[in-house]
Context: one part of a larger RNA
């Protein structure tokens, strides 16, 4: 010297752009973060409409739609890094698989049956919630045909599909094969920390046949056989830790890092589990146990912010319980359109980098003061008054956007533009022996302090403290911690 997801002091005017729990993966108050479809289905809890009306209400309609049955989506998006030293991750290959939704091709899409939830009435419960007993639908569930195909085959066969809506048209499904595209499982070379004051490790270990298993290769699981696999080229332990792209220094080799942003991997209160489903062993799902927390009629129940806001606590530290879905994107829908603390904005914080300003130009009786003096004067000083101009910024009024396509703008009456006013609103922090750029007074007197180092102070101190005067950076300046 450069550099930080920075503390801290001190001082603070404005914009752009960015970054902002580094520690307790500590514990969480309240609201929001997954919903959507009525063009599946039977309905009609609440509003709209319309008809009667004893003014209580009834009754139609589906504009629409609470619960409920079905589809689809809550495996994406967002958070954390706590575990992980390993095929997790880079990288460069490989083969024994799966794919919902989208493309593309073929074939197809008959004709039936039986429940059941909403719902009605009984009943238990303090409540979460449950039961009994009728009734009813489907794109829900199930035989039946048929077999282009597909699966098995002993090659003769055998097994296996669909739903239906509707505004009626080049609609949108549905079943079956193939292929596509992208995504994902899975196996290997090779790299990937410290420690030998860790040398021996291993028994489902290594390998083989059978079986069983998975989408899928495989000790993956098992049953028998075999006795093998690793290891000083560092196993095996024990310590650390997510890893990459990149970051930061540095001519470069390399050295340190892994915050924002992008890929991957894990993980969702701890541990154990599997249902479903194309895909999970699932953050706002289940079920078990454990712990802590609330409810409680003590009989039982409910919870999981390492989502956005926040709140306690820990700390040297790190924001708003904010606006809107206009954009770009996601589920979902035919669509209108609903939903999105993804993302878009605003707010806060000199935390960061960048940009700008705090005037300009004249102006010597070198005024006044201040400080120094050899008392002549020498510095502050063109520095100030003073003229004389300029309007970034600022205030205050007016016009107003791009972002949006014919239609919708959170931002935002934002940015921008015009006009008046008016130098008006706006500098400070550290040095000042030497390394180092900047020198005098005065107080003090090995005291009080100062110090990166070497050192300064015991009566003349450029080093301590204040005061003039300088020098250095400047909306910062200095320090302090870490890397290089």
């Nucleotide at each position: 010297g450069g550099a930080u997801g920075a503390g801290c002091g001190c001082u603070g005017g404005c914009g752009g752009c960015g970054u902002g729990c580094c520690u307790a993966a500590u514990a969480c108050a309240u609201g929001c973060a997954a919903g959507u479809c009525g063009a599946g289905c039977g309905g009609u809890a609440a509003g709209g409409c319309c008809u009667c009306u004893u003014c209580g209400g009834a009754g139609g309609u589906a504009c629409a739609c609470g619960a409920g049955c079905g589809g689809c989506g809550g495996a994406c998006g967002g958070c954390u890094g706590a575990g992980u030293a390993a095929c997790a991750c880079g990288u460069a290959g490989g083969a024994a698989c799966g794919u919902a939704c989208c493309c593309c091709a073929a074939a197809g899409u008959g004709a039936g049956g039986g429940a059941u939830a909403a719902c009605u009435g009984c009943u238990c419960g303090a409540a979460a919630g449950a039961g009994u007993a009728g009734c009813u639908a489907a794109u829900a569930c199930c035989g039946c045909a048929u077999g282009u195909g597909a699966u098995c085959u002993c090659c003769g066969g055998a097994u296996u599909a669909a739903a239906g809506c509707u505004u009626u048209a080049u609609g949108c499904g549905c079943u079956u094969u193939g292929g596509g595209a992208a995504c994902g499982g899975c196996c290997u070379g090779c790299g990937u920390c410290c420690g030998a004051u860790u040398a021996g490790c291993u028994u489902g270990u290594u390998g083989g046949u059978g079986a069983g298993g998975u989408a899928a290769a495989a000790g993956c699981u098992u049953a028998c056989c075999a006795a093998g696999g690793c290891g000083a080229c560092g196993a095996u332990c024990g310590g650390u830790a997510g890893c990459u792209g990149g970051u930061c220094u540095g001519a470069g080799a390399g050295g340190a890092u892994g915050a924002u942003c992008a890929g991957c991997c894990a993980g969702a209160c701890u541990g154990g589990g599997a249902c479903u489903g194309a895909g999970a062993c699932a953050c706002g799902g289940c079920c078990c146990a454990g712990a802590c927390u609330c409810c409680u009629a003590c009989g039982g129940g409910a919870g999981g912010c390492a989502g956005c806001a926040g709140u306690a606590g820990g700390g040297a530290a790190u924001u708003u319980u904010c606006c809107a879905c206009a954009a770009u994107g996601g589920g979902c829908g035919a669509a209108a359109g609903c939903c999105u603390g993804a993302u878009g904005g605003a707010g806060c914080a000199a935390c960061g980098c960048c940009g700008c300003g705090u005037g300009c130009a004249g102006g010597a009786u070198g005024a006044a003061g201040g400080c120094c003096u050899u008392a002549g004067g020498g510095u502050u000083g063109u520095a100030a008054a003073c003229u004389g101009c300029u309007u970034u910024u600022g205030u205050u009024g007016g016009u107003g956007a791009c972002g949006a396509u014919u239609a919708u703008g959170a931002c935002g009456g934002u940015a921008a533009c015009c006009a008046a006013c008016g130098a008006a609103u706006a500098a400070g922090g550290g040095u000042c022996u030497g390394c180092u750029a900047a020198c005098u007074a005065c107080g003090u007197g090995c005291c009080a302090g100062c110090a990166g180092c070497c050192g300064c102070g015991g009566u003349c101190a450029u080093a301590c403290g204040u005061a003039g005067g300088a020098c250095c950076c400047a909306a910062g300046c200095g320090u302090u911690a870490u890397c290089c």
The prediction has a mean pLDDT of 87. Predicted 3D model of a 484-nucleotide part of an RNA (small-subunit ribosomal RNA, 5' domain) from Candidatus Saccharibacteria bacterium YM_S32_TM7_50_20. It was read from a public genome assembly. Rfam family: Bacterial small subunit ribosomal RNA. Gene Ontology terms of the family: structural constituent of ribosome and ribosome. The organism belongs to Candidatus Saccharimonadota, within Bacteria.